[in-house]
Description
SAM riboswitch aptamer (S box leader) from a marine eukaryotic metagenome, 113 nucleotides, folded computationally. Its Rfam family is "SAM riboswitch aptamer (S box leader)". From the family's description: The SAM riboswitch is found upstream of a number of genes which code for proteins involved in methionine or cysteine biosynthesis in Gram-positive bacteria. The model forms 97% of the base pairs in the Rfam consensus. Model confidence (mean pLDDT): 82 of 100.

């Protein structure tokens, strides 16, 4: 950089530090010295990827209403790789719509190339 999936759910404390932060820009709105952002520790959340466990269907074998193989959907959150822990991705901008709304773009995360 490209492709695909997801983005209205969920989850915070301690230490260091000290003024900004909510991606960029517009306009809002909000958080913040009762400590922003960053770094570190611990904890949580989630279930994208690999493993593990549970588990059902087709099917197969033996057999005769049972055993074994198989192992989609779904589930667990145990191990590993990430992610994440104010507000819908904070809202908005472009298109459709009178409008609540829908779509796109951009962005974020994961998997693959």
């Nucleotide at each position: 950089u490209c492709u695909c999936a997801u983005c209205g759910a969920g989850a915070g404390u301690g230490g260091c530090u000290g003024a900004g932060g909510g991606a960029c820009u517009u306009g809002g709105c909000c958080c913040u010295u009762u400590g922003a952002a960053g770094c570190c520790g611990c904890g949580a959340c989630a279930a994208c990827c690999g493993g593990c466990c549970c588990g059902u269907g087709a099917u197969u074998u033996a057999a005769u209403g049972u055993a074994a193989a198989g192992g989609a959907a779904g589930g667990g959150a145990c191990c590993g790789g990430u992610g994440c822990c104010a507000a819908c991705u904070c809202c908005u901008a472009c298109c459709c719509g009178c409008a609540u709304g829908g779509g796109a773009a951009a962005g974020a995360u994961g998997a693959g190339a």